[in-house]
Molecule: transfer RNA
Organism: Gammaproteobacteria bacterium
Order: sequence, then C1' cells, then structure tokens
RNA sequence: GCCCUUGUAGCUCAACCGGACAGAGCGUUGGAUUCCUAAUCCGAAGGUUGCCGGUUCGACUCCGGCCAAGGGCG
Repeated sequence: GCCCUUGUAGCUCAACCGGACAGAGCGUUGGAUUCCUAAUCCGAAGGUUGCCGGUUCGACUCCGGCCAAGGGCG
C1' cells in the first nucleotide's frame, strides 16, 4: 500500500429480506424478604447504533468517504 471482518447501554451481545416505541444477560440503583449479609423476587435509570454525508415515505440494516480494532496478502 491492497483486501476481508467488526464497531449498538458501564461490560458481553441480539435486532430475521429496510418498517411501527432499538432489546436481553451481567453490572449500577430503589424496594420486598432476612437479626445482618448472600441468594431470590419486584421496579427504575442508562443509547447522537464509531464519525460525516447520500439513497428512501421510512436506515442499526443499503451506498460513499473517514476513524478505530482484528485478520490476510505484498
């Protein structure tokens, strides 16, 4: 330098062929239970879907550029 994959909540990951309010587990936090913890149960908060632009009635999803991580080739 070229090619491929990945980038979504604090962490690990979903989201089917573009469709309705972007979800789950863990963690955090409020409460119940307990003599107190742990465990268990109920609830809550937390997202510019890496960044910028384009296509579309509509984009996490498609297209272009850039950035970052991993891999391959030279």